[in-house]
Context: one part of a larger RNA
């Protein structure tokens, strides 16, 4: 030196990616509790207080009576020892109350942000998540001998169900919304006329088949339209306002429209540690703003949003051996000897 434990003076996160890890907190009674909110909640918020009485018995400190004795001419003092009360710790015993945590047992807390609404579901055996699911919302097929689905079939599951119902895609609570494009793809609907197999008819050829040719003609595409919570997509260049900057305006080239509300340096921001305040002695963090967004943006949802979380960021407080900076101790190895 390892490993499991326990303790530490003064400091108290400086240690470290980070408070990892370990301290602290802890039950129960009473008193008190904020911002926000979906009013139900946040809450055990936070933050103070209590957690016994009795009786004996030990012990500590004191007092009260009694008091052999001692000193002291005397008043008066000091007193071994007995008794009796309180106090302090502790140990036994008993006792009342909803409730009296000395052992077991037992939350640190508080602020801001970002993500999933929430309880739940995962990678048995490195991931528990912001992934998955979910109420809900929106979309297609479906009228039942149906529609998805399993079966070569029979059958047979949805269902001994019936559109308020099954089934299958998307989105994911809930508030406020969900813009603009059908050119492409794709769905669906229509279709005068075009294209168009086999089969059938007609005609040449030819003893016959084969073969050549015309008409007929479905589905499908052509062609017309509809359709975005269907796959997708959602511009460039100039000039302009009495300082300057900026550009409501104004021109232009283009497309199928040129990105609306939102929100924005973000789980997206290359430049980049953008700029400003805030938070620190200092901050590539954090938070709030501004925002020309290399490359945000609306159910591949957008933006907020109480509660929730072993998520993840970040800051105060408590409170610690993480650390200054190491000691010290108890087991059990290592290590010696047999």
């Nucleotide at each position: 030196c390892u490993c499991u434990g326990g303790c530490a003076a003064g400091g108290g996160a400086a240690a470290u990616c980070g408070g990892c890890a370990a301290g602290a907190u802890a039950g129960c009674c009473c008193c008190g509790u904020a911002a926000c909110u979906u009013u139900g909640g946040g809450a055990a918020a936070a933050g103070g207080g209590g957690u016994g009485c009795c009786u004996a018995c030990a012990c500590u400190u004191c007092u009260c009576u009694a008091a052999a004795g001692a000193a002291g001419c005397g008043a008066u003092u000091c007193g071994a020892u007995a008794g009796g009360g309180a106090c302090c710790u502790g140990u036994a015993g008993g006792u009342u109350g909803c409730a009296a945590u000395a052992a077991c047992u037992a939350g640190g807390g508080g602020a801001c942000g970002u993500c999933g609404a929430c309880u739940g579901u995962u990678u048995a055996g490195c991931a528990a998540a912001a992934a998955c699911a979910c109420a809900a919302g929106u979309a297609a097929c479906u009228g039942c001998a149906a529609g998805u689905c399993g079966g070569a079939a029979a059958c047979g599951a949805u269902a001994a169900g019936u559109a308020c119902a099954g089934u299958u895609g998307c989105u994911g609570a809930c508030g406020c919304c969900u813009g603009c494009u059908c050119a492409c793809u794709g769905g669906c609907a229509g279709u005068a006329u075009c294209u168009u197999a086999a089969g059938c008819g007609g005609g040449g050829u030819u003893u016959c088949a084969a073969c050549c040719u015309c008409g007929u003609g479905a589905a499908g595409g052509a062609c017309u339209g509809c359709u975005g919570a269907a796959g997708a997509g959602c511009g460039g260049g100039a000039g302009u306002a009495a300082c300057u900057c900026u550009g409501a305006c104004u021109c232009u080239c283009u497309u199928a429209a040129g990105g609306u509300a939102g929100c924005g340096u973000a789980a997206u921001a290359c430049c980049u540690c953008g700029c400003c305040g805030c938070u620190u002695a200092a901050u590539u963090g954090g938070c709030g703003g501004c925002u020309u967004g290399c490359a945000u943006g609306a159910a591949u949802g957008g933006c907020g949003u109480a509660a929730c979380g072993a998520g993840c960021g970040u800051c105060c407080u408590a409170c610690u051996g993480u650390c200054c900076c190491u000691g010290c101790u108890a087991g059990a190895g290592a290590c010696c000897u047999g």